The RNA shown here (transfer RNA) has 71 nucleotides and comes from a Pseudomonadota bacterium. Its Rfam family is "tRNA". It is annotated as a transfer RNA. Lineage of the source: Bacteria > Pseudomonadati > Pseudomonadota.
């Protein structure tokens, strides 16, 4: 150089064109004599830039980063 897979809240993962979801973690509340557990609520994310579309995390292009294969 070539080929394949991946990049989504602090962490780990879902999400095949129309509300971004779940678990853990963080904050607040409730319960308790108190703590833990349980229950309720809140904040927090689509690698970057373009294109297609009424509408893009999703489709297309280029680039960046990570992992692997070949030489």
């Nucleotide at each position: 150089c070539g080929c394949g897979g991946g990049g989504u809240g602090g962490a780990g993962a879902a999400g095949u064109g129309g509300u971004a979801u779940c678990u853990c973690g963080g904050g607040g509340g409730u319960c308790u004599c108190a703590u833990a557990a349980g229950c309720c609520c809140c904040a927090g994310a689509c690698g970057a830039c373009g294109g297609u579309u009424c509408a893009a995390a999703u489709c297309c292009g280029u680039c960046c980063c990570c992992c692997g294969c070949c030489a």
Model confidence (mean pLDDT): 85 of 100. The RNAcentral record of the sequence draws on ENA.